[in-house]
RNA sequence: CUCGAGAAAGCCACACCCGUCGUAAGGCGGGGCCGGAAAGCCACGGGUCCUUGACGGAUCGCCGGGUUGCCGAAG
Numbered sequence: 001c002u003c004g005a006g007a008a009a010g011c012c013a014c015a016c017c018c019g020u021c022g023u024a025a026g027g028c029g030g031g032g033c034c035g036g037a038a039a040g041c042c043a044c045g046g047g048u049c050c051u052u053g054a055c056g057g058a059u060c061g062c063c064g065g066g067u068u069g070c071c072g073a074a075g
Base pairs, nucleotide, nucleotide: 002075003072004071011036012035016031017030018029019028020027021026034061040067041066042065044064045063046062047059048058049057050056051054
């Protein structure tokens, strides 16, 4: 460097519920614990979704890409 162990420590948190913001998709906080080695961050390309259809918005837990990063056995 690659890789990701029926390893360890810690981390994130789907559905759903409550509160809150938003026309909405959805965001945020709490609970939750399906899952995740980038399920950290960036809407850059594609996809999907929203409506007041725009020079607009949402999604990075849909995929790709960029960037940063914990731990470590075998190969």